[in-house]
RNA sequence: GCCCAGGUAGCUCAGCCGGUAGAGCAGGAGUCUGAAGAGCUCCGUGUCGCUGGUUCGACUCCAGCCCUGGGCA
Numbered sequence: 001g002c003c004c005a006g007g008u009a010g011c012u013c014a015g016c017c018g019g020u021a022g023a024g025c026a027g028g029a030g031u032c033u034g035a036a037g038a039g040c041u042c043c044g045u046g047u048c049g050c051u052g053g054u055u056c057g058a059c060u061c062c063a064g065c066c067c068u069g070g071g072c073a
Stems, first nucleotide, its partner, number of pairs: 001072007010025004019056001027043005049065005
């Protein structure tokens, strides 16, 4: 330098034939307990890596760039 995969909640990851952004864990509140843990109920205002473009509408499509991992030279 070229090619491929990935970048989404605090963490691990889903969601992608364009139409209101989710799960588990962690965390918070309540209940329970003498107290704590466990159990049960409830709780997410996330610039969907950045900047443009297409579109009525973009996490999703297109272009450039940044970061991580792998491959080829």